[in-house]
Molecule: transfer RNA
Organism: Minisyncoccota bacterium
């Protein structure tokens, strides 16, 4: 420059052919238990899904541009 390809919770990661509450694992608070901490158990908080347009009756998913990151070509 030019091709891929990845971006969702604090971190790691699903999320089916686009469909009606965004979910898991660690981390985090809270409470049981225990003399006390661990572990274990119950229960809670946390996202505008990387920006910004588009399509659609509906979009994390489709599409375009752009951003960062990795990788491969020159």
């Nucleotide at each position: 420059g030019g091709a891929u390809g990845u971006a969702u919770a604090g971190c790691u990661c699903a999320g089916c052919u686009g469909g009606u509450u965004a979910g898991a694992g660690c981390a985090c608070g809270g409470c049981u238990c225990u003399u006390a901490u661990a572990a274990a158990g119950c229960c809670g908080g946390g996202g505008u899904c990387g920006a910004u347009g588009g399509u659609u009756c509906g979009a994390g998913u489709c599409c375009a541009u752009c951003u960062a990151c990795a990788u491969c070509c020159a």